[in-house]
Predicted 3D model of a 527-nucleotide part of an RNA (small-subunit ribosomal RNA, 5' domain) from Madagascaria erythrocladioides.
Context: one part of a larger RNA
RNA sequence: GAAUGAACGUUGUCGGCGUGGAUUAGGCAUGCAAGUCGAGCGACAAGCUCAGACGGAUCCCUUCGGGGUGAAGACUGAGUGGAGGAGCGGCAAACGGGGUAGUUAGGCGCAGGUACGUACCCUCAGGUCGGGGAUAGCCAUGGGAAACUGUGGGUAAUACCCGAUAAUCCGGUAACGGCAAAGGUGUGAUUCCGCCGGAGGAGCGGUCUGCGUGGUAUUAGCUUGUUGGUGAGGUAAUGGCUCACCAAGGCGAAGAUGCCUAGGGGGUGUGAGAGCAUGGCCCCCACCACUGGGACUGAGACACUGCCCAGACAUCUACGGAUGGCUGCAGUCGAGAAUCUUUGGCAAUGCACGCAAGUGUGACCAAGCGACGCCGAGUGCUGGAUGAAGGCCUUCGGGUUGUAAACAGCUGUCAGAGGGGAUGAAAUUGUUGGGGGCUAUCCCCCUUCAUUGACAAAGCCUCAGAGGAAGCGCGGGCUAAGUUCGUGCCAGCAGCCGCGGUAAUACGAAGGGGGCUAGCGUUGUUC
Numbered sequence: 001g002a003a004u005g006a007a008c009g010u011u012g013u014c015g016g017c018g019u020g021g022a023u024u025a026g027g028c029a030u031g032c033a034a035g036u037c038g039a040g041c042g043a044c045a046a047g048c049u050c051a052g053a054c055g056g057a058u059c060c061c062u063u064c065g066g067g068g069u070g071a072a073g074a075c076u077g078a079g080u081g082g083a084g085g086a087g088c089g090g091c092a093a094a095c096g097g098g099g100u101a102g103u104u105a106g107g108c109g110c111a112g113g114u115a116c117g118u119a120c121c122c123u124c125a126g127g128u129c130g131g132g133g134a135u136a137g138c139c140a141u142g143g144g145a146a147a148c149u150g151u152g153g154g155u156a157a158u159a160c161c162c163g164a165u166a167a168u169c170c171g172g173u174a175a176c177g178g179c180a181a182a183g184g185u186g187u188g189a190u191u192c193c194g195c196c197g198g199a200g201g202a203g204c205g206g207u208c209u210g211c212g213u214g215g216u217a218u219u220a221g222c223u224u225g226u227u228g229g230u231g232a233g234g235u236a237a238u239g240g241c242u243c244a245c246c247a248a249g250g251c252g253a254a255g256a257u258g259c260c261u262a263g264g265g266g267g268u269g270u271g272a273g274a275g276c277a278u279g280g281c282c283c284c285c286a287c288c289a290c291u292g293g294g295a296c297u298g299a300g301a302c303a304c305u306g307c308c309c310a311g312a313c314a315u316c317u318a319c320g321g322a323u324g325g326c327u328g329c330a331g332u333c334g335a336g337a338a339u340c341u342u343u344g345g346c347a348a349u350g351c352a353c354g355c356a357a358g359u360g361u362g363a364c365c366a367a368g369c370g371a372c373g374c375c376g377a378g379u380g381c382u383g384g385a386u387g388a389a390g391g392c393c394u395u396c397g398g399g400u401u402g403u404a405a406a407c408a409g410c411u412g413u414c415a416g417a418g419g420g421g422a423u424g425a426a427a428u429u430g431u432u433g434g435g436g437g438c439u440a441u442c443c444c445c446c447u448u449c450a451u452u453g454a455c456a457a458a459g460c461c462u463c464a465g466a467g468g469a470a471g472c473g474c475g476g477g478c479u480a481a482g483u484u485c486g487u488g489c490c491a492g493c494a495g496c497c498g499c500g501g502u503a504a505u506a507c508g509a510a511g512g513g514g515g516c517u518a519g520c521g522u523u524g525u526u527c
Base pairs, nucleotide, nucleotide: 001527002526003525004524006523007522008521009520010519013377014376015375016374017373018372019370020369026333027332028331030330031329032328035091036090037089040088041087044084047080048079049078050077051076052075054073059068060067061066098288099287100286107213108212109211110210111209112208113207114206116205117204118203121201122200123199124198126196127195128194129163130162131161132160138153139152140151141150142149143148169178170177171176183193184192214260215259216258221251222250223249226248227247228246229245230244231243232242233241263285264284265283266282267278268277269276270275290311291310292309293308294307313324314323315322316321341367343366344365345364349363350361351360352359353358380410381409382408383407390401391400392399393398414468416463417462418461419460423456424455429450430449433446434445435444436443437442471516472515474513476497477496478495483510484509485508486507492499493498
């Protein structure tokens, strides 16, 4: 000098874009952070319609005895309807979001390999037949403080099961043997949305190899599933991955083993470069989810807001027993030099589900707070000498502050008040008409009308008025900038050299000066 996720002191007008728990991977109140599909399924409310048996208003007739008409209302049944909250079922929940504890190699980076898997998506060519038994919800009835749970009855499905069919699939050299499915919407389905088996693809993943990837030798020997083989098991798949048997190997001064430290990379800082240091925000990979262990489900997990066991901690309890996991977004306590709002919205982008409309989304988009950083703007402009007053210095003549102020004229950036509203939103959505795709409930194109902004807000117009907006450190040398007074080795300064003991350009103050400027200095750290 440059840099910083900074902190501290002091000062502080505005905007844009970034960025903000680095310490205790310490403990957490509260709210939200993963749902969606009624076009898979059964059932339920209001309302509406129809029918039935009641009911009897009103009106008409009357010989006043009565007769006819039949509304409202409530009841039952059927159909329609579909709020709201559950249930079965499907898909998603393995993504997205957070953190860096562990890990020196099941990691990461580069270059390759294959003995493998793949839901959703795309392409191709096939299939989608016939039956069955349950179970939740529901009804009834128990237990329990609660969490929850038992028994009986009965019901549905794209839930479950059986049979048929069966190749290009699977097994097998072959003969041959084996394996599937589910419907929905709709007036109408080969045609739309689905379902089943097969082949290929894309993307994603598993696994293997080579090379590279900290410190320490004041750690020198390490290893028994250890190293290899045969066979078997296991896995999607190779393999001591596991097991039985056999052999006695394997690694190591080119540093094994141990110990310490540490997530890795793209990058970032600095530097002319070589290098050195570093890995915050963003992207890729790995790992973790109160601590330790385990499997289940599933295409995928050994699963942050799933399950089981053990432990610590915390909460509720009727003492029998239950419940919880912010290293999601906010927020709180603690520790710390130190790090923000318990905000708005799904309008955009993306994701999940859905035919769709749409719903959900603390992802995300926005706003809030912090000069934490970078960048931009302003705090006026012109004139103005009797060089006013005051201050300071003085050789007492004067010099300086200084065109600085006053004063006069002008402007209107920003902030303020009012208006207006481009743009982020059309490839959105609904709708009218038309055309094309052989057919079509499907798709595409054109078109009419309508429709969607949380938040921000430009240019522009009007108003007012210099009004609301400058500080910080420095001046002995390094290093730009010196005088007076006070103090008297005191008080103090200091990055280094060093200043201060009576004339201190080095301490303190004043006024003048030089530097940077919404900052300026100090401290820490890196080059």

Annotation
The prediction has a mean pLDDT of 82.